[in-house]
Context: one part of a larger RNA
RNA sequence: CCCGCAACUAGACGGAAAGACCCCAUGAAGCUUUACUAAAACUUACUAUUGAAUUUCAAAUUUUUAUGUACAGGAUAUGUGGGAGAAUAUGAGAUAAUGACGCUAGUUGUUAUUGAUUCGUCCUUGGGAUACCACUCUUAAAAAUUUGAAUUUCUAAUUUACUUCUAUAAUCUAGAAAAAAGACAGUAGUUGGUGGUUAGUUUAACUGGGGCGGUUGCCUCCUAAAAAGUAACGGAGGCGUCCAAAGGUAUUUUCAGCAUGGUUGGAAAUCAUGUUUUGAGCGCAAAGGUAUAAAAAUGCUUAACUGUGAGACCUACAAGUCGAACAGAGAAGAAAUUCGGGCUUAGUGAUCCGGCGAUUCUUUGUGGAAGGGUCGUCGCUCAACGAAUAAAAGCUACUCUGGGGAUAACAGGGUUAUCUUCCCCAAUAGUUCACAUAGACGGGAAGGUUUGCCACCUCGAUGUCGGCUCAUCGCAUCCUGGAGCUGUAGCCGGUUCCAAGGGUUUGGCUGUUCGCCAAUUAAAGCGGUACGCGAGCUGGGUUCAGAACGUCGUGAGACAGUUCGGUCCCUAUCUGUUGUGGG
Numbered sequence: 001c002c003c004g005c006a007a008c009u010a011g012a013c014g015g016a017a018a019g020a021c022c023c024c025a026u027g028a029a030g031c032u033u034u035a036c037u038a039a040a041a042c043u044u045a046c047u048a049u050u051g052a053a054u055u056u057c058a059a060a061u062u063u064u065u066a067u068g069u070a071c072a073g074g075a076u077a078u079g080u081g082g083g084a085g086a087a088u089a090u091g092a093g094a095u096a097a098u099g100a101c102g103c104u105a106g107u108u109g110u111u112a113u114u115g116a117u118u119c120g121u122c123c124u125u126g127g128g129a130u131a132c133c134a135c136u137c138u139u140a141a142a143a144a145u146u147u148g149a150a151u152u153u154c155u156a157a158u159u160u161a162c163u164u165c166u167a168u169a170a171u172c173u174a175g176a177a178a179a180a181a182g183a184c185a186g187u188a189g190u191u192g193g194u195g196g197u198u199a200g201u202u203u204a205a206c207u208g209g210g211g212c213g214g215u216u217g218c219c220u221c222c223u224a225a226a227a228a229g230u231a232a233c234g235g236a237g238g239c240g241u242c243c244a245a246a247g248g249u250a251u252u253u254u255c256a257g258c259a260u261g262g263u264u265g266g267a268a269a270u271c272a273u274g275u276u277u278u279g280a281g282c283g284c285a286a287a288g289g290u291a292u293a294a295a296a297a298u299g300c301u302u303a304a305c306u307g308u309g310a311g312a313c314c315u316a317c318a319a320g321u322c323g324a325a326c327a328g329a330g331a332a333g334a335a336a337u338u339c340g341g342g343c344u345u346a347g348u349g350a351u352c353c354g355g356c357g358a359u360u361c362u363u364u365g366u367g368g369a370a371g372g373g374u375c376g377u378c379g380c381u382c383a384a385c386g387a388a389u390a391a392a393a394g395c396u397a398c399u400c401u402g403g404g405g406a407u408a409a410c411a412g413g414g415u416u417a418u419c420u421u422c423c424c425c426a427a428u429a430g431u432u433c434a435c436a437u438a439g440a441c442g443g444g445a446a447g448g449u450u451u452g453c454c455a456c457c458u459c460g461a462u463g464u465c466g467g468c469u470c471a472u473c474g475c476a477u478c479c480u481g482g483a484g485c486u487g488u489a490g491c492c493g494g495u496u497c498c499a500a501g502g503g504u505u506u507g508g509c510u511g512u513u514c515g516c517c518a519a520u521u522a523a524a525g526c527g528g529u530a531c532g533c534g535a536g537c538u539g540g541g542u543u544c545a546g547a548a549c550g551u552c553g554u555g556a557g558a559c560a561g562u563u564c565g566g567u568c569c570c571u572a573u574c575u576g577u578u579g580u581g582g583g
Stems, first nucleotide, its partner, number of pairs: 001583008010575003014570002022404004027400002029396004035201005041194003045190005051154003055150012068137001079135004085119003093114009158181003163177005204216003213233001217239006240385001241283001242342002247301007255279001257275005281290002284347001286345003305328004311322003317386001330339003353379007361372002411458001412456001413454003417451001419447006428438002465540001466538003470532001471529005478503003481498006505519005546564004550559003
């Protein structure tokens, strides 16, 4: 060096299982509920099956009777029409008693006595006689009819536990009888309610993983790199309107501040003078703009018009923006001219569906109409603001499928804020003296053991804490060895330098690493090795399914809260290592 045999498992990100954790899918399923929408079921009312009678009440109609002061005015005028007379010994008027109504003035009825008049037309009023007749309104009473509601009663629909008889030999069933109930119940239809009992579904996205939080449309500035545009969970703020003048036009004016002077009067009110290029003001955010004003004031007004629009800006589309000019009818101005809202940039919502107004359109054989179209206008915090529906929340550790290292937890990698170690400067402490020793405020490195950040390999799987076993390396050295300085007398020490050869304990508590305690020791070092080592062991912890407590939740359930319990597979092909044999 080659080839075996027997062993061991450090590696082959070993084998097994399209990761169960995590995220995603306009995926699935199970469960919950005060998510949405339905359904069963229960219930309310009406109608049908459903008939008879009594009583009470209500409504309508018919007949009779009564009823009716606003002011003025003889005085309680329901209204309209006709109307010049009407009523009266079949008892006018008056008196007395009494009933009803009443806005206490009166109206109206009955009885008794008496016995011939009473009222109208005429004056006041919008309206003229309840003198008389007809119709009618308000309110009220009586009677009749019809309808409805309720109460009570009936029996013939309908129902029935029990009893008897028959089919029949029958504790079923049917029929019959009797009894009870009774127009109720039951059933059917329609209707209001209740309704996780059942069902179908929904339950957003962005996101330095996801969740929690925040955000989602529009405007202004910076980032933005001197055209335009330009991202981030980058840095700052605003909007979801307001104004009939804060619009149009004509004419006029100049602000804020400062200084001086001046009653109450002050830092600051109003007044006067001077100075003042913009620092004021322009409804509101910011930016740009603006004193030749876009600012302030006054007069007159409505262009905050109708029909259009050459041409441009912006732009994936849809949208958005500017606009000369023409026609009509106007406003202001002597006129030239200006005016199609506001100094500009926010103040917003597509389509469908529906309402309203207009309309020389259309309109199912024809004429109309309904309906539709067109023009104008209205109804969305559709704010997740290019708006999936008119209409929608959760749990899953009982879970499942498809995917992802596009994305988290372990480990690795990058970084090194944090961490550990070292260095520089040297105020100060050290009686004096910065540097024996310690070292503020600051500065610079190294390391890659902490906590983080990033998300680069791995989700068709890289097993995770601690212990056991077995280790190996570094030195920033715990002991042992050798030196320098010392605020080293000696013994002990302090600090620094060299040094990794060897060594570096046993117990109690806890799953613990760590830590505390006890007893020793020369010493009981710090770290790396996938926080070394589970195809070597364990399985106490964490991290499935069971169960419980506390807390949270309406609930299903949840909790870096606790507690009891809980399947650890692999016969070694290669590399590697050990022993042994042959050539």